[in-house]
Context: one part of a larger RNA
RNA sequence: GAAUGAACGCUAGCGGCAGGCUUAACACAUGCAAGUUGAGGGGCAGCGCGGGGUAGCAAUACCCUGGCGGCGACCGGCGCACGGGUGCGUAACGCGUAUGCAACCUGCCCGCAACAGGGGGAUAACGGAGAGAAAUCUCCACUAAUACCCCGUAUUGUCAGGCUUCCGCAUGGGGGACUGACGAAAGCUUCGGCGGUUGCGGAUGGGCAUGCGUGGCAUUAGGUAGUUGGCGGGGCAACGGCCCACCAAGCCCACGAUGCCUAGGGGAGCUGAGAGGCUUAUCCCCCACACUGGUACUGAGACACGGACCAGACUCCUACGGGAGGCAGCAGUGAGGAAUAUUGGUCAAUGGAGGGAACUCUGAACCAGCCAUGCCGCGUGCGGGAAGAAGGCCCUAUGGGUUGUAAACCGCUUUUAACCGGGAGUAAUAAGGGCCGUGCGCGGUCCGAUGAGAGUACCGGUGGAAUAAGCAUCGGCUAACUCCGUGCCAGCAGCCGCGGUAAUACGGAGGAUGCGAGCGUUAUCC
Numbered sequence: 001g002a003a004u005g006a007a008c009g010c011u012a013g014c015g016g017c018a019g020g021c022u023u024a025a026c027a028c029a030u031g032c033a034a035g036u037u038g039a040g041g042g043g044c045a046g047c048g049c050g051g052g053g054u055a056g057c058a059a060u061a062c063c064c065u066g067g068c069g070g071c072g073a074c075c076g077g078c079g080c081a082c083g084g085g086u087g088c089g090u091a092a093c094g095c096g097u098a099u100g101c102a103a104c105c106u107g108c109c110c111g112c113a114a115c116a117g118g119g120g121g122a123u124a125a126c127g128g129a130g131a132g133a134a135a136u137c138u139c140c141a142c143u144a145a146u147a148c149c150c151c152g153u154a155u156u157g158u159c160a161g162g163c164u165u166c167c168g169c170a171u172g173g174g175g176g177a178c179u180g181a182c183g184a185a186a187g188c189u190u191c192g193g194c195g196g197u198u199g200c201g202g203a204u205g206g207g208c209a210u211g212c213g214u215g216g217c218a219u220u221a222g223g224u225a226g227u228u229g230g231c232g233g234g235g236c237a238a239c240g241g242c243c244c245a246c247c248a249a250g251c252c253c254a255c256g257a258u259g260c261c262u263a264g265g266g267g268a269g270c271u272g273a274g275a276g277g278c279u280u281a282u283c284c285c286c287c288a289c290a291c292u293g294g295u296a297c298u299g300a301g302a303c304a305c306g307g308a309c310c311a312g313a314c315u316c317c318u319a320c321g322g323g324a325g326g327c328a329g330c331a332g333u334g335a336g337g338a339a340u341a342u343u344g345g346u347c348a349a350u351g352g353a354g355g356g357a358a359c360u361c362u363g364a365a366c367c368a369g370c371c372a373u374g375c376c377g378c379g380u381g382c383g384g385g386a387a388g389a390a391g392g393c394c395c396u397a398u399g400g401g402u403u404g405u406a407a408a409c410c411g412c413u414u415u416u417a418a419c420c421g422g423g424a425g426u427a428a429u430a431a432g433g434g435c436c437g438u439g440c441g442c443g444g445u446c447c448g449a450u451g452a453g454a455g456u457a458c459c460g461g462u463g464g465a466a467u468a469a470g471c472a473u474c475g476g477c478u479a480a481c482u483c484c485g486u487g488c489c490a491g492c493a494g495c496c497g498c499g500g501u502a503a504u505a506c507g508g509a510g511g512a513u514g515c516g517a518g519c520g521u522u523a524u525c526c
Base pairs, nucleotide, nucleotide: 001526003524004523006522007521008520009519010518013378014377015376016375017374018373019371020370021336026334027333028332030331031330032329035078036077037076040075041074043071044070047069048068049067050065051064052063053062054061055060085289086288087287094214095213096212097211098210099209100208101207104206105205109202110201111200112199113198114197115196117151118150119149120148127140128139129138130137131136157182158181159180160179161178163176164175165174166173167172187194188193215261216260217259222252223251224250227249228248229247230246232244233243234242264286265285266284267283268279269278270277271276291312292311293310294309295308314325315324316323317322342368344367345366346365350364351362352361353360354359381412382411383410384409391403392402393401394400395399418462419461420460421459422458426453432447433446434445435444436443437442470515471514472513473512474511475496476495477494481510482509483508484507485506491498492497
């Protein structure tokens, strides 16, 4: 000098863009953050409509009724493995890069081929009875399905068997015909459609393996018993001591094993002429974790942040018998700390889940709020004006110098602020409709509701210099000097060093220098 997720002191007018717990992966009150589907189902708790009844002159009130709209709870489907958070652990195939899988999986989506025949038994809700303070639970009886089960049929599926052909990279791989065994399905509909099953292929996403690279300490030198390999098996989507039985005695290491300490990795960022050094906030990719430790279940996918079970610590409720909880989601609270924000708005857009759709949900997201935390931009006026005014300060003191064109005064402008008026883009389309094309599946085009931010941005007008300057320094390094006070005191200080009676170095004043809505100090890195 440059830089920062900064903090502290003094000061502070506005806007745009960005950023905002670096510390206790400390503990958390409260609300919200994952639902959706009635076009799978039985139903009807609540609401509305219709129908019926009772009372009343009537308005109306009450009761019955699933007939209709719809729908709490329930069964079923899909989603909840994404999105969002954090950096504890991890020195590792974790990450980066380059390969391989002849050792693998992949819901939704796309393409192709084929199919959907028949039957059965339950169960939740509802009803009845009961236990408990509660959480919740038990028993009896009834019922439905795209829930569950059985039979039939089936290929290029799976398994077994032999035959044949082609190929390779060692284990080996691909194709063809054949035999046997096994294996499917679901309906709904407003009739437009939406779904179901099997097989092959694709796309996407993952899994596994390998080469190379990826901290410090040798004041860590030996380490290892499923350890290293084999045979056989189990398990897995798949390979593998991943696990197991048996057999062998191997395997790693000075090219640093093992141990200890530290640490998420990368893209990138800062600095530097570069080489290099340092960092890993924001954004993107990967990994790991979800109170601590462990385990599996469901599922295409989890060993699952807002699922389950067990153990532990902690907190809460309790009728003392027993129960409930997990903010490293968004806000917010306490604590810690030098230090880091609102218990805000909206689904309008983008994206996600479900749905045929309308739509619903979405603290993802988009916005708004707070903070000079940073970067950038703008302003605090412009021109003229010498009696060089007054006042201050200094001096060699009737006077001169300086503050200083500075002010006054004259003329001008109105950014910004204030007030008044106008006022966006962000919106593409959905449902639906018109037209055109069509292989009738659909496609194209035009119209067509919808704006949180927001009466914001922006534009126009009105009056008026009006609403707006500080901070640090002035001995040398280092731009900027005098007076007074103090008297090795009080104090300053980054280094050298100043202060003991004329201190340009302390404190004040005048003046000056530097930067400027900032300026200094501290910390860290180059």
A computed fold for a 526-nucleotide part of an RNA from an uncultured rumen bacterium, annotated as small-subunit ribosomal RNA, 5' domain.
The full RNA is in RNAcentral, with records from ENA and SILVA.
The coordinates come from a structure-prediction model, not an experiment, and the mean pLDDT is 86.